[in-house]
RNA sequence: GGCGCGUUGGUCAAGCGGUUAAGACACGGCCCUUUCACGGCUGUAACAGGGGUUCGAUUCCCCUACGCGUCA
Numbered sequence: 001g002g003c004g005c006g007u008u009g010g011u012c013a014a015g016c017g018g019u020u021a022a023g024a025c026a027c028g029g030c031c032c033u034u035u036c037a038c039g040g041c042u043g044u045a046a047c048a049g050g051g052g053u054u055c056g057a058u059u060c061c062c063c064u065a066c067g068c069g070u071c072a
Base pairs, nucleotide, nucleotide: 001071002070003069004068005067006066007065010025011024012023018055027043028042029041030040031039048064049063050062051061052060
């Protein structure tokens, strides 16, 4: 340098044109407990950046950045 795959809360991770972007861990609050832990309820927090297609994009296409694999 070419090709392929990936990038979603603090971490892991589902979703794949229209929804409130699911869930787990972590964190905050409340309950429970003599207290802590465990457990229960609840809350905060995310689509790498730019452009395009579309009535509508996290999802499809292109470019860029980063990571992984592979070829030279």

Predicted 3D model of a 72-nucleotide RNA (transfer RNA) from an uncultured Eubacteriales bacterium. Its mean pLDDT, the model's own confidence on a scale to 100, is 80. Rfam family: tRNA. It was read from a public genome assembly.